[in-house]
RNA sequence: GCCGGUGUGGUGGAACUGGCAGACGCGCGGGAUUCAAAAUCCCGUCUUGGCAACAAGGUGUGGGUUCGAACCCCACCACCGGCA
Numbered sequence: 001g002c003c004g005g006u007g008u009g010g011u012g013g014a015a016c017u018g019g020c021a022g023a024c025g026c027g028c029g030g031g032a033u034u035c036a037a038a039a040u041c042c043c044g045u046c047u048u049g050g051c052a053a054c055a056a057g058g059u060g061u062g063g064g065u066u067c068g069a070a071c072c073c074c075a076c077c078a079c080c081g082g083c084a
Stems, first nucleotide, its partner, number of pairs: 001083007010026003019067001027045006046057004060076005
């Protein structure tokens, strides 16, 4: 230099053919249980604003296509692999 793959909350990792993103698990916070703990069970857990209801934003970064994009297209960034 060329080719291919991957990038989603704190973390692992889903999301169908483009149509409700934060599934599920771990971790974390609160509670139940216990003499106390462990284990187990219940509730909560993206960000910002709001007392709340709710609103807006958010899938590596920036654009594009589309009524609608994590998903399709372009460029770039990072990492992994192959070829030279």
Background: Transfer RNA from a Clostridia bacterium, 84 nucleotides, folded computationally. It matches the Rfam family "tRNA". The family's RNA type in Rfam is transfer RNA. The sequence was found in a public genome assembly. The prediction has a mean pLDDT of 81.